This is a predicted structure of a 363-nucleotide RNA (Bacterial RNase P class A) from a Desulfobulbales bacterium. NCBI's taxonomy places the organism under Bacteria, Pseudomonadati, Thermodesulfobacteriota, Desulfobulbia, Desulfobulbales. Its Rfam family is "Bacterial RNase P class A". It is annotated as a ribozyme. Its mean pLDDT, the model's own confidence on a scale to 100, is 77.
[in-house]
RNA sequence: UGGAGUGGGCGCAUGAUCGCUGCCCGCCUCACGGCGGCGCAGAGGAAAGUCCGAACUCCGCAGGGCAGAGUGGUUCGUAACGCGAACUGGGGGCGACCCUAAGGAAAGUGCCACAGAAAAAAUACCGCCCCGCCUCUGGCGGGGUAAGGGUGCAAUGGCGAGGUAAGAGCUCACCGCUUUCAUGGCGACAUGAAAGGCAUGGCAAACCCCACUCGGAGCAAGACCAAAUAGGGAAACGUUCGAGGGCGGCCCGUCCGAGUUUCCGGGUAGGUUGCAAGAGGUGCCGGGUGACCGGCAUCCCAGAUAAAUGAUCAUGGUCUGCUGAUGCAGAGACAGAAUUCGGCUUACAGCCCACCUCAAUUU
Numbered sequence: 001u002g003g004a005g006u007g008g009g010c011g012c013a014u015g016a017u018c019g020c021u022g023c024c025c026g027c028c029u030c031a032c033g034g035c036g037g038c039g040c041a042g043a044g045g046a047a048a049g050u051c052c053g054a055a056c057u058c059c060g061c062a063g064g065g066c067a068g069a070g071u072g073g074u075u076c077g078u079a080a081c082g083c084g085a086a087c088u089g090g091g092g093g094c095g096a097c098c099c100u101a102a103g104g105a106a107a108g109u110g111c112c113a114c115a116g117a118a119a120a121a122a123u124a125c126c127g128c129c130c131c132g133c134c135u136c137u138g139g140c141g142g143g144g145u146a147a148g149g150g151u152g153c154a155a156u157g158g159c160g161a162g163g164u165a166a167g168a169g170c171u172c173a174c175c176g177c178u179u180u181c182a183u184g185g186c187g188a189c190a191u192g193a194a195a196g197g198c199a200u201g202g203c204a205a206a207c208c209c210c211a212c213u214c215g216g217a218g219c220a221a222g223a224c225c226a227a228a229u230a231g232g233g234a235a236a237c238g239u240u241c242g243a244g245g246g247c248g249g250c251c252c253g254u255c256c257g258a259g260u261u262u263c264c265g266g267g268u269a270g271g272u273u274g275c276a277a278g279a280g281g282u283g284c285c286g287g288g289u290g291a292c293c294g295g296c297a298u299c300c301c302a303g304a305u306a307a308a309u310g311a312u313c314a315u316g317g318u319c320u321g322c323u324g325a326u327g328c329a330g331a332g333a334c335a336g337a338a339u340u341c342g343g344c345u346u347a348c349a350g351c352c353c354a355c356c357u358c359a360a361u362u363u
Stems, first nucleotide, its partner, number of pairs: 001359003005355006012316007020042004024037005044334001048345002051343005056218004068214005073087005088102001089100004103209002108207002110203003125149002127145008157175002160172003176198001177196008222273004232264006244256004280299008318331005
């Protein structure tokens, strides 16, 4: 200097004017509400997907089992998790580093297309070797063989030597595998030694088996206040001893007349609450390899309900193009709260910082 890897951060700023939502204060009003304030606050790193796990709420629940769903190396972290950290095994990269649903295939069932002799129970297409026969540089038949060829994603441990008619763990060395033991580690596991000639092809993100976990619904949960209309319940007064109503207020009179009045309860519209002080943020110190945890100080940081968080202008900043500079023009992503947290995943213009690695060059 160039290319990579990992982790973290920003994601336009300031001001003015006009608006919107919430809170606070003041004034008017019985109240509802209205007006005013140089008052305060007002979307995100993902608010998204709604994929996991919780808090909270209601319903259910003696205990156990079946079914069903989920998870699947180990140890930690956490309120919890299918999340995270560190490590182990396997795979990739020269490397920094990255990926990994990573229990069981001798419990059972099933599948392994095409090709190939043969795809899991055994087998022989070519070849090699031995024997016999014949029409004898060859052919046929019987037997041995898995070394060589061929097929396939995958072919019955690999490779070399000995051995043999030719071969073969048949025998031996090394590697791999299985079993046992020892040592180290909390553990997954690692290392070493001995024994065994090797037994058990692959697929469980096929059924299944094993171990562990799991009751259901969700803030449109739930709680409270409570119109109009129409039902329900109770009481009182009434139906020739006439409640009640109409005839403009009262009495008489007259007409209509079987219900009328009061209270209670459920409950719709609507309203309040849940609902903003929390597994909370920031800073410092301490513990831990780390995820994370503890202590002290400090801060209060959206709460809408058909749904506010906007528009315009100015200045500055970033990038791109033109220009000798000044300057001019353009661009500015993904997206938008709705009960709240912890994660995961996905989208994203333009950037910034730290550490590490590789290559080239120079000293």